The prediction has a mean pLDDT of 81.
SAM riboswitch aptamer (S box leader) from Mucilaginibacter pineti, 111 nucleotides, folded computationally.
Taxonomically the source falls in Mucilaginibacter (Bacteria, Sphingobacteriia, Sphingobacteriales, Sphingobacteriaceae).
[in-house]
């Protein structure tokens, strides 16, 4: 770096460095940020996956990764529904609800 499988509305802080943007890309929105963000390090915490233990649908532990603003921050692609509201002569569209994809993230296995 690639492939496969699984998961994702819960959970969880502070200090130091540093100094401007950031929340994966694209577009739109919304939010965080000099009362110091993103990032790096340290300590602590959480418990998603693996691992270990047990009374094995579950619970405990915290060894390996991981994680610790906002649902993967929300929407976009597609299917179905849609009381009411808005646009429209109508068909239909917007809003709203649910499902399935795509993409990305994490874990485990494999090449």
């Nucleotide at each position: 770096u690639g492939c496969u499988u699984a998961u994702g509305g819960a959970g969880a802080a502070a200090g130091a460095c540093g100094g401007a943007g950031g929340g994966a890309u694209u577009a739109g929105a919304c939010c965080c940020u000099g009362c110091g963000a993103u990032g790096u390090c340290u300590u602590a915490g959480c418990a998603a996956c693996c691992u270990g233990u047990g009374c094995u649908u579950c619970a405990c532990a915290a060894g390996g990764u991981g994680c610790u603003a906002c649902a993967u921050u929300c929407u976009a692609c597609u299917c179905a529904g849609c009381c009411a509201g808005c646009c429209a002569a109508a068909a239909g569209g917007c809003c709203c609800u649910g499902g399935g994809a795509a993409a990305g993230a994490u874990a485990a296995g494999c090449g």